[in-house]
Molecule: TPP riboswitch aptamer (THI element)
RNA sequence: GCCAUAUCCCCGGGGGACCGCUGUCGGCGGUUGAGAGGGGGGCACGAGCCCCCGACCCGCUGAACCUGAUCCGGUUGACACCGGCGGAGGGAGGGAGCGGCGCGCCACC
Numbered sequence: 001g002c003c004a005u006a007u008c009c010c011c012g013g014g015g016g017a018c019c020g021c022u023g024u025c026g027g028c029g030g031u032u033g034a035g036a037g038g039g040g041g042g043c044a045c046g047a048g049c050c051c052c053c054g055a056c057c058c059g060c061u062g063a064a065c066c067u068g069a070u071c072c073g074g075u076u077g078a079c080a081c082c083g084g085c086g087g088a089g090g091g092a093g094g095g096a097g098c099g100g101c102g103c104g105c106c107a108c109c
Stems, first nucleotide, its partner, number of pairs: 001101003007096004011059004017031006037053005065090003071084004
């Protein structure tokens, strides 16, 4: 000087579904999942939105997650799942550093 896979520090990205009853932003029960949680605000019969915290997953070796997509086939009570689309298009990382390799200098033999 380069590499970087331990480790540490700091930082960042993301989703939160489906079904039944109730009936209206809520409650109860069930399913799947790593994760379906908690709090606050807004709206007030057409709204189904926003913020914070927590848990979990993921950060370029990036299928976490988003788009296409209210997609296609299988499957399921439904979602999930499997295959396709498809290694398609996007997608959030810096620092220190164990260690390794190379070069130079100095000392000793």